[in-house]
């Protein structure tokens, strides 16, 4: 110095350019028990890494930046 992958909730991830952005632990609060654990309900947390561009519509498509990994010189 070059190519290529990755970045979505506190953690781990899913998401075919379309009408609320999902699940799984993890918190919070109920049920249940004398009680605690387990189990069940329920609730609340996401500038989709940043910054532009394409579209009527972007997590999703391009460029560029940033941060991480892998290879090659």
């Nucleotide at each position: 110095c070059c190519u290529c992958c990755c970045u979505u909730a506190g953690c781990g991830u899913a998401g075919u350019g379309g009408u609320u952005a999902g699940c799984g632990c993890g918190a919070g609060c109920g049920a249940c028990u004398u009680a605690u654990a387990a189990u069940c309900g329920c609730u609340a947390g996401g500038u989709c890494a940043c910054u532009g561009g394409u579209u009527c519509a972007a997590g999703u498509c391009c460029a560029g930046u940033a941060g991480g990994g892998a290879g090659g010189a």
Transfer RNA from an uncultured Erysipelotrichaceae bacterium, 73 nucleotides, folded computationally. The sequence was found in a public genome assembly. Its Rfam family is "tRNA". It is annotated as a transfer RNA.